[in-house]
RNA sequence: AUCCAGAGGGGUGGAGGGAUAUGGCCCUACGAAACCCCGGCAACCUCCCGCAAGGGAACGGUGCCAAUUCCAUCAGGCUCCAACGACACAAGCCUGGGAGAU
Repeated sequence: AUCCAGAGGGGUGGAGGGAUAUGGCCCUACGAAACCCCGGCAACCUCCCGCAAGGGAACGGUGCCAAUUCCAUCAGGCUCCAACGACACAAGCCUGGGAGAU
C1' cells in the first nucleotide's frame, strides 16, 4: 500500500475444514486437512517503455485459485422499532478501528 475483482483438474490420503477465541453461517464420504503433479489467476519482486505520471510483459521467485479477509465481535453515525411523546435493546446499513493475509 492492497484486501466486494480474478483463477481447478488429477493422484496419494481418509475426517475434518473455513487463521485464533466465541457465536452464526457454510464446505466436506458426490471425499476434509496435508503432500505431489499439471493447469490457471494476479502482478509484490523482476523485465521493457517513459523525465514523470503512467503503460506494457509474464521466462524466473513469492502469493493465491468456495462464499467480501464467509459474517459478527470495538467505536461513532443513520434508518427502523414509532404509536401521544421520549429512551434503550434487537435488526439493517455506512464510516473508522482492531486482528489477520499478501
Predicted 3D model of a 102-nucleotide RNA (SAM riboswitch aptamer (S box leader)) from uncultured Bradyrhizobium sp.
The organism belongs to Bradyrhizobium, within Bacteria.
The RNAcentral record of the sequence draws on MGnify.
The model forms 97% of the base pairs in the Rfam consensus.